A computed fold for a 102-nucleotide RNA from Terrilactibacillus laevilacticus, annotated as Purine riboswitch aptamer.
It was read from a public genome assembly, where an Rfam model found it.
NCBI's taxonomy places the organism under Bacteria, Bacillati, Bacillota, Bacillaceae, Terrilactibacillus.
The model forms 100% of the base pairs in the Rfam consensus.
[in-house]
RNA sequence: AAAACGAAUAUCAAUAACCUUCAUAUAUUUUUGGGGAUAUGGCCCAUCUGUUUCUACCCGACUACCGUAAAUGGUUGGACUAUGAGGGAAAGUUGAAGCGGC
Numbered sequence: 001a002a003a004a005c006g007a008a009u010a011u012c013a014a015u016a017a018c019c020u021u022c023a024u025a026u027a028u029u030u031u032u033g034g035g036g037a038u039a040u041g042g043c044c045c046a047u048c049u050g051u052u053u054c055u056a057c058c059c060g061a062c063u064a065c066c067g068u069a070a071a072u073g074g075u076u077g078g079a080c081u082a083u084g085a086g087g088g089a090a091a092g093u094u095g096a097a098g099c100g101g102c
Stems, first nucleotide, its partner, number of pairs: 005100002009097001011096005018088008026056001032046004041066002050057001058078007
């Protein structure tokens, strides 16, 4: 002056589960087939469409419409998922330094 090693100080840097904000995608949308309900009802299954995009594609409220038939509509609130950019981030992990050791 070290090395291996150490429950040794959590000092610095990086990474990171996770949380959160904003942005982009997508408008929680579109097309058909089959079944089903019927003004106390208006749903289910499959398929198509949409994204430099995986997944999802519904729920609630209000309202219109349909005079008993086979068809729903409008308004509004709500995410999930993917990617990007910020912010936070307990432990942990890696590296450096410090302490012990020698």
Description: It matches the Rfam family "Purine riboswitch aptamer". Rfam links the family to the GO term purine nucleobase biosynthetic process. On this family, see Mandal et al., Cell 2003: "Riboswitches Control Fundamental Biochemical Pathways in Bacillus subtilis and Other Bacteria". About the family: Riboswitches are metabolite binding domains within certain messenger RNAs that serve as precision sensors for their corresponding targets. Allosteric rearrangement of mRNA structure is mediated by ligand binding, and this results in modulation of gene expression. Model confidence (mean pLDDT): 76 of 100.